[in-house]
RNA sequence: CGAGCCUGUCGGGCGACCGCUGCCUGUUGUUCUCAACACGCAGAGGAAAGUCCGGACUCCACAGGGCAGGGUGCUGGAUAACUUCCAGGCGGGGCGACCCGACGGAAAGUGCAGCAGAGAGCAGACCGCCGAUGGUGCCGAUUCGCAUCGACACACAGGCAAGGGUGAAAGGGUGGUGUAAGAGACCACCAGCGUCCCGGGUGACCGGGGCGGCUCGGCAAACCCCACCCGGAGCAAGGUGAACAGGGGCGUCGGCGGCCCGCCGGCCAAGUCCCGGGUAACUGCAAGAGCGCCCCGGCAACGAGGCGCCCAGAUGGAUGGUCGUCUUCAACAGAAUCCGGCUUACAGACAGGCUCGCCCC
RNA sequence: GGGCCCAUAGCUCAGCCCGGUUAGAGCGCAUCCCUGAUAAGGAUGAGGUCCGUGGUUCAAGUCCACGUGGGCCCA
Repeated sequence: CGAGCCUGUCGGGCGACCGCUGCCUGUUGUUCUCAACACGCAGAGGAAAGUCCGGACUCCACAGGGCAGGGUGCUGGAUAACUUCCAGGCGGGGCGACCCGACGGAAAGUGCAGCAGAGAGCAGACCGCCGAUGGUGCCGAUUCGCAUCGACACACAGGCAAGGGUGAAAGGGUGGUGUAAGAGACCACCAGCGUCCCGGGUGACCGGGGCGGCUCGGCAAACCCCACCCGGAGCAAGGUGAACAGGGGCGUCGGCGGCCCGCCGGCCAAGUCCCGGGUAACUGCAAGAGCGCCCCGGCAACGAGGCGCCCAGAUGGAUGGUCGUCUUCAACAGAAUCCGGCUUACAGACAGGCUCGCCCC
Repeated sequence: GGGCCCAUAGCUCAGCCCGGUUAGAGCGCAUCCCUGAUAAGGAUGAGGUCCGUGGUUCAAGUCCACGUGGGCCCA
């Protein structure tokens, strides 16, 4: 200098004027309440999004057991919890920094593998190789002849699975021995499987050695098995308030949100439960698993402690407009109960660490 | 705001649960036959990015994840 990898931060700033939402204080109107005005303070995001997970909170029944159903799936840890995060193991990709992985079980069982192909799961013989042995034919030797022996041929019985071919996949690989031709049939080395032992590690697993049969395959994001987890619904949950009334049910029954067990409530004469127009007023609703800095423990995720801070809260739903300036211009997009994640969208700017290649000193 | 469903030929739908040969059916469309002509009828045929992108698998319309578009319900 070029190409790349990982992590983090920001994602318009400042000033002036006009306007919007909330809160405190004050003034005025006013019985409280509410309204208007003035000063001051605060006012969208890294994803507020998708609603894909997990929780807080609320109601259902006090949320207990079983079945069904659903989810997760290497190991150890973190956390309120997790389909999240951190560290490690194994497998795969990349020259490398580094990245990716739904990564338990296929000798528990059931099942699937279409088409092609001879044969697709304790398989098979189309082409091919052989035809030693048996058979047939012909020739030669011996012989009167049969028989016997030898050579050749046929590819009939039969043998083989090396090679070809089909397929995603054809029951280890290389070399040798062996044979008529061959084959783990046998041998050496290598890969892999099972099992036993030793060593290391909390563990996943790793390293080494012995033995075995020669190979035991693939799919569980197929049913299933094993281990662990999950009750259901959701802030349009729910609660407060609600005049005058009025209506209905129950009395041995009612409630039960997948089903069952079981659980809960109510009682016998004045009790108990439910409904009760319309509107959407108030609440839930913002001090929280909160944020910033320092320090300690830990490889890290994270945790303990100290100090400081208050940081949107609408309900027709608030952040906008104009001008100046910063070199031009702002990407994806806007809260609606809250929080932790994941995923998706995103113009650009900055910082730190690292890898590879080339050149120079 | 919250909960759920769907997407396959021009239209309406099967197939998906439990993956397998060239994805089917009805209506519609094109050509031919029948008729003097039309309709009806008969024969033949064309027409598909199975919403998109990845993943699992030998193999995906089907299973899984993410996205896009549309629809329904809840005071």